[in-house]
RNA sequence: AACAUUAAUGGGAAUGAAGUCUCCCAAGAUUAUAUCUAAACCGCUUAUUAAGCUGAUGACUUCUACAACUGC
Numbered sequence: 001a002a003c004a005u006u007a008a009u010g011g012g013a014a015u016g017a018a019g020u021c022u023c024c025c026a027a028g029a030u031u032a033u034a035u036c037u038a039a040a041c042c043g044c045u046u047a048u049u050a051a052g053c054u055g056a057u058g059a060c061u062u063c064u065a066c067a068a069c070u071g072c
Base pairs, nucleotide, nucleotide: 009026010025011024012023013022016063017062018061019060020059021058027037028036029035030034043053044052045051046050
């Protein structure tokens, strides 16, 4: 100097919130308890400057919003 591993922390996983679990990313700078950036992330289909479709989850549970059906 490079690579790998472990631990902690932060961010992310196509529409809100909470808990648990899983996965992914974490590189810098100066104006230095902050600011400016990077990465992960930003759905699908087709005849593609247009048209169409699914879903509040990455997964499970709960709440909220929307939609459909049925009963009172």
Fluoride riboswitch aptamer (crcB RNA motif), 72 nucleotides, folded computationally. The prediction has a mean pLDDT of 75.